[in-house]
RNA sequence: GUCGGCGUAGCUCAGUUGGUUAGAGCACAGCACUCAUAAAGCUGAGGUCGGAGGUUCAAAUCCUCCCGUCGACA
Numbered sequence: 001g002u003c004g005g006c007g008u009a010g011c012u013c014a015g016u017u018g019g020u021u022a023g024a025g026c027a028c029a030g031c032a033c034u035c036a037u038a039a040a041g042c043u044g045a046g047g048u049c050g051g052a053g054g055u056u057c058a059a060a061u062c063c064u065c066c067c068g069u070c071g072a073c074a
Base pairs, nucleotide, nucleotide: 001073002072003071004070005069006068007067010026011025012024013023019057028044029043030042031041050066051065052064053063054062
């Protein structure tokens, strides 16, 4: 340099080829329980879906460019 994969919550990831509220587990906070702690239980908070632009009535999802990361080739 060329090509390809990945980028979604603090972490690990899902999101069925565009559709009505963006989710799970762990972690975190609160409650309850306990003599106390932990585990299991209940509730809650936490997201510019990597950035910008485009298509569309509607984009995490499609297109283009850029950034980061991983790999292959040279």
Molecule: transfer RNA
Organism: Candidatus Kaiserbacteria bacterium